RNA sequence: GGCUCAGAACGAACGCUGGCGGCAGGCUUAACACAUGCAAGUCGAACGCCCCCCAAUUCUUCGGAAGGACGGGGGAGUAACGCGUGGGAACCUUCCCUAUGGUACGGAAUAGCUCCGGGAAAAUGGAAUUAAUACCGUAUAAGCCCUUCGGGGGAAAGAUUUAUCGCCAUAGGAUGGGCCCGCGUCGGAUUAGCUAGUUGGUGAGGUAAUGGCUCACCAAGGCUACGAUCCGUAGCUGGUCUUAGAGGAUGAUCAGCCACACUGGGACUGAGACACGGCCCAGACUCCUACGGGAGGCAGCAGUGGGGAAUCUUAGACAAUGGGCGCAAGCCUGAUGCAGCCAUGCCGCGUGAGUGAAGAAGGCCUUAGGGUUGUAAAACUCUUUCGCCAGGGAAGAUAAUGACGGUACCUGGUAAAGAAGCCCCGGCCAACUCCGUGCCAGCAGCCGCGGUAAUACGGAGGGGGCUAGCAUUGUUCGGAAUUACUGGGCGUAAAGCGCGCGUAGGCGGAUUGAUAAGUUGGGGGUGAAAUCCCGGAGCUCAACUCCGGAACUGCCUCCAAAACUGUCUCUCUUGAGUCCGGAAGAGGUGAGUGGAAUUCCUAGUGUAGAGGUGGAAUUCGUAGAUAUUAGGAAGAACACCAGUGGCGAAGGCGGCUCACUGGUCCGGUACUGACGCUGAGGCGCGAAAGCGUGGGGAGCAAACAGGAUUAGAUACCCUGGUAGUCCACGCCGUAAACGAUGGAUGCUAGUUGUCGGGAGGCUUGCCUUUCGGUGCCGUAGCUUACGCGUUAAGCACUCCGCCUGGGGAGUACGGUCGCAAGACUAAAACUCAAAGGAAUCGACGGGGGCCCGCACAAGCGGUGGAGCAUGUGGUUUAAUUCGAAGCAACGCGCAGAACCUUACCAGCCCUUGACAUACCAAUCGCGGUAACCGGAGACGGAUACCUUCAGCUCGGCUGGAUUGGAUACAGGUGCUGCAUGGCUGUCGUCAACUCGUGUCGUGAGAUGUUGGGUUAAGUCCCGUAACGAGCGCAACCCUUAUCCUUAGUUGCCAGCAUUUAGUUGGGCACUCUAAGGAGACUGCCGGUGACAAACCGGAGGAAGGUGGGGAUGACGUCAAGUCCUCAUGGCCCUUAUGGGCUGGGCUACACACGUGCUACAAUGGCGGUGACAGUGGGAUGCGAAGGGGUGACCCGGAGCUAAUCUCCAAACGCCGUCUCAGUUCGGAUUGCACUCUGCAACUCGAGUGCAUGAAGUUGGAAUCGCUAGUAAUCGCGGAUCAGCAUGCCGCGGUGAAUACGUUCCCGGGCCUUGUACACACCGCCCGUCACACCAUGGGAGUUGGCUUUACCCGAAGAUAGUGCGCUAACCGCAAGGAGAGCAGCCGGCCACGGUAAGGUCAGCGACUGGGAUGAAGUC
Repeated sequence: GGCUCAGAACGAACGCUGGCGGCAGGCUUAACACAUGCAAGUCGAACGCCCCCCAAUUCUUCGGAAGGACGGGGGAGUAACGCGUGGGAACCUUCCCUAUGGUACGGAAUAGCUCCGGGAAAAUGGAAUUAAUACCGUAUAAGCCCUUCGGGGGAAAGAUUUAUCGCCAUAGGAUGGGCCCGCGUCGGAUUAGCUAGUUGGUGAGGUAAUGGCUCACCAAGGCUACGAUCCGUAGCUGGUCUUAGAGGAUGAUCAGCCACACUGGGACUGAGACACGGCCCAGACUCCUACGGGAGGCAGCAGUGGGGAAUCUUAGACAAUGGGCGCAAGCCUGAUGCAGCCAUGCCGCGUGAGUGAAGAAGGCCUUAGGGUUGUAAAACUCUUUCGCCAGGGAAGAUAAUGACGGUACCUGGUAAAGAAGCCCCGGCCAACUCCGUGCCAGCAGCCGCGGUAAUACGGAGGGGGCUAGCAUUGUUCGGAAUUACUGGGCGUAAAGCGCGCGUAGGCGGAUUGAUAAGUUGGGGGUGAAAUCCCGGAGCUCAACUCCGGAACUGCCUCCAAAACUGUCUCUCUUGAGUCCGGAAGAGGUGAGUGGAAUUCCUAGUGUAGAGGUGGAAUUCGUAGAUAUUAGGAAGAACACCAGUGGCGAAGGCGGCUCACUGGUCCGGUACUGACGCUGAGGCGCGAAAGCGUGGGGAGCAAACAGGAUUAGAUACCCUGGUAGUCCACGCCGUAAACGAUGGAUGCUAGUUGUCGGGAGGCUUGCCUUUCGGUGCCGUAGCUUACGCGUUAAGCACUCCGCCUGGGGAGUACGGUCGCAAGACUAAAACUCAAAGGAAUCGACGGGGGCCCGCACAAGCGGUGGAGCAUGUGGUUUAAUUCGAAGCAACGCGCAGAACCUUACCAGCCCUUGACAUACCAAUCGCGGUAACCGGAGACGGAUACCUUCAGCUCGGCUGGAUUGGAUACAGGUGCUGCAUGGCUGUCGUCAACUCGUGUCGUGAGAUGUUGGGUUAAGUCCCGUAACGAGCGCAACCCUUAUCCUUAGUUGCCAGCAUUUAGUUGGGCACUCUAAGGAGACUGCCGGUGACAAACCGGAGGAAGGUGGGGAUGACGUCAAGUCCUCAUGGCCCUUAUGGGCUGGGCUACACACGUGCUACAAUGGCGGUGACAGUGGGAUGCGAAGGGGUGACCCGGAGCUAAUCUCCAAACGCCGUCUCAGUUCGGAUUGCACUCUGCAACUCGAGUGCAUGAAGUUGGAAUCGCUAGUAAUCGCGGAUCAGCAUGCCGCGGUGAAUACGUUCCCGGGCCUUGUACACACCGCCCGUCACACCAUGGGAGUUGGCUUUACCCGAAGAUAGUGCGCUAACCGCAAGGAGAGCAGCCGGCCACGGUAAGGUCAGCGACUGGGAUGAAGUC
């Protein structure tokens, strides 16, 4: 820093499950289309007519009246005075209330009905007749309206037997409504400009009324960065959900307002509509039709189709509440009140209660003992809520009227009787075991589980949670201080614009008075009801409902206050600026000028090379280079001075001189009087590279060429070399433009250096002090830490810029700028659970420092080449049993495979078994010897002989043994060393690894253990926030080297005897043996060192600095090795994966590797000769003397339980010979003949003799061991073993060379450093390419939506005009007239529609660009 979870909520849906009741809720999607029924009728006491009737009366049509503008519905549109809130003035208001006045006289029509038509229907034409509360005229006018103030205008309706109900006018009220205004009301600037009735005025028209609402004229305004216009989205509110709050999300049900009624337009009527169940027109759709025409509008209640994850009955009633009409009775009312369906939600109740341990059975687990399910069940006792059955039976209605409803409720009966599930149990997060599965099947909110012992999958047992529900999914808020107003940040984690000037804006020093906008206090109005909260009340409780209160944090208004902010005002000087006097400086621009160097040119000298590199080559040079001398030319840059020095806002600025010019500092304190700070947009400056035009071009030098290097080398290195670098003018506008640190102001310890000024003091070159810069260190404080620290990253205030997980991406699209390159602005889809910072511990580095080791070097001898031996791989095979695999597997397990071993293969056999324990039965034995038959043998059969168990309570009782039987079981070298114990290897006999307490650190951790010395050593000393301690080191142990003491047999023999011989006597001095001691400790001396530790040298000493060797192996690493030594969990086999036997195999053989032996020869071979060891072994054994054989060996058997006997002979040595050859080297291979062991040498033993006589002439690359009694060389012994040794383990003999040294290779230790590694460099990780999939950009175009402009068309309609086609009311006797009106025509307005040109958004699109992801691909 993101992701994720635990909470609450829902008009929900889905899965599993489902007993009852109360109260609520129930198309969120297609404002999609609708069959059918109902949802708005009423009034006959206003009128006419009709029917029935004696009449009263009833029904109906038409005309009329009032109501169909309410109630009900859904939320498409609307970003708006639409809504919310608070105000306002220029209005209307049916019904209702109050008041005043009036209600007179006349007239003309018309429907229905009747007759006649046409039409399918819907509808409709003509004629005659008739009424009114329908229509018209006249009269009257208290009040009313208009007025030029003279005047003018205008009303009514009646009905009724009465009571009464109406009607007209006016005034007022109430109610409802229209209009205007302030404030509030989503996102996008990748929408920045919009607007012609537009803004205002005058006049007129229009309206109920104000107003560009409309028109004429005039003016040119109006809105906008406090976001206009445009685009997208959206009904608004009371409220609801969440929240500690502030907020965020939301606008179902209930309530207020708005807009809508198939889509678009329009008006009529009316108090009110531009009208959901009215009209006209246009359009789409559906239906009827006789094809001529007509009809319709469920977003009313039910219901249907469709859509969808998803949302109910075509029920009953007007009893209540309310509405319409009516005087009323009453009628109507899908409003409403009720019922039905649905666990959709909230609330309540139940599914039983008590006793009950043999802790039952069953299940599960088990260490086999037990544990758990679990008082749970059973059993006994008890109760009956709910349900069911039966009886009674309300309130709701103060007279009548009850849909609900025989409902609520009450009583009785019934029997524990009818009523429990869902999710989870790895961590977060409460709850664990077994089995199955085996990276499969699956789980998963995140982390992540699963590859044979899964508490994570599936099942089971058990447990946890909730409960008629429980989980899941979706959505919202919370947690998230993760958009931070409350309440965050920007040096390195994301984040300070590259720098300045400055507009708007924001913020702003001291002081006087005024004001009252902000602010504070108080009052008034409003803030609908419901909701929330508090207190009560009613349904048995609760949910729910009712009553009262509080609250509604808001707006308006009045009064008051005047501290602070604002505004106005009087002043001030400290902020800021001016002036005067000084000062430093690579500050800038222009002009001029100087020397050194480089290159080139000319000339001289001069000769063969030069140049360049790690080493070379390309290159230059006999046409004279390089070198050197002189002269000249050109361009660019300015050595030394030079400095964490100076100047500048930054970029940046460096020879010298002049001119012009900007800023800064110090001192003085004369002047102005807040003039200031910051700064969105804007403007300017801005390294290098790059671009344009024109110059210039010495050196350097992208590109390019060549030469090298290299596996390659489009690089590093070298030789050349063009743009460019330079100048002038113009662009570009970016950098790790960095102090990765925006500007300004104030405050908060210091020390020290340096640059530029000033002041003071004296000792005159120092000290003190002050201002301004520039550095190091450091206190407080801050910081995740690192670090910063008066030059802050401290404490405050102010302004600007910027950040909100990583990738995609600073990319795409759009726009602006640019000649281009490109710059600026700047997303999304998709994808991941991280990315990142600082620090820590390790590991690593072809980082550094110090040190060690046969690590290198110096030497000696080998391996790698040959033949053979042996092990391994590979191959082969019926089997070639298995394991070991870099060092640390490969002469390893195997200290010894002919059978056995043996685990492998083939075949033949056994099945309680070769072996153990338990049971039953039989026998008394077993067993041994000898030999027989079948068979390959195991095994089977059969015979003779020897022997005839022990105890005893004398019971065939007990023990023991054998055989037979049955079942538990045995057995397994079968698997897993990645389930384990034990043992072992390795780093490494390397010097390390840790702990307690303390201290430091937020923490991981650090300190100690680091440092200075020293050591083989964390060995020791000193220092030290450490002080101590442990396992390691060392020592203690064994052996060897010297001496002493003791003891002398089997050992020894100096002296004395003796012998062939220490053979014997004798002796134990010596050697030796084996017990005990001594000795070596840096103890002594000198030097060095720090007065230390220690080191160097010396003395003495047998031995000198751990004397040599051995045993001894810290914490740990390698899932190192071993289940085939042994032990062991789990799994597997059980007439076989167990057991027995015969034969075979482990011994194979194109090949490859490891370890060895023998050699290649003269330091040798052969022959001869002859002396000296040590360790060990030996009764199933070692085996002497003597004899035989060429020999292996045989015969023989003394001695020996072994310092006595024996194996036992040592070999290298010495002398002679051979004379450099495939040999007198070498001995493989092969033939023949033998020996020995053994049941048995064919596969497959060792040895001997004769014969044969291969390769090999010192070994490529590479590689191993060794530092002294060592390497090398020589032989000897032992274990295993019947036999078999070049291997292994030991022993002695002879006996070297070399080490300058630590640069390098390898390994290791300590300190330090870097790290993107932690499976730790055999790490991590980048890009192209290929494949699959996903989203996205471009794309010729194409399809559609919205919208603009211009033009065409012009339904219905109102309006203006016309109206000699026509007309009842009035006048008139009449003719006729006046006026009013109708049809028609016509003008402008205008919906739909059309044409053309744009804008914008979206879909598709061959091809194409990059991006993300994936698996074990490629480079």